[in-house]
The prediction has a mean pLDDT of 80. The RNA shown here (transfer RNA) has 73 nucleotides and comes from Labilithrix sp. Taxonomically the source falls in Labilithrix (Bacteria, Myxococcota, Polyangia, Labilitrichaceae).
């Protein structure tokens, strides 16, 4: 220099051919229990890496960035 993959909650990953973003684990609060740990029962939490385009409707589709990883030269 060329090309392929990945970025989504504090982690670790989902979203079914474009329809209102979810789970686990971590965090709050509860009951338990002399006390705490497990384990129960509830709960908050998101500018989907950025900037554009497309479309009623984008996390998903198209261009252009950054970052990490692989491959070829």
């Nucleotide at each position: 220099g060329g090309g392929c993959c990945a970025a989504u909650a504090g982690c670790u990953c989902a979203a079914u051919u474009g329809g209102u973003a979810g789970a686990g684990c971590a965090g709050u609060g509860g009951a338990c229990u002399c006390u705490g740990a497990a384990g129960c029962c509830a709960u908050g939490g998101g500018u989907u890496u950025c900037g554009g385009g497309u479309u009623c409707a984008a996390g998903u589709c198209c261009c252009g960035g950054u970052u990490g990883g692989c491959c070829c030269a």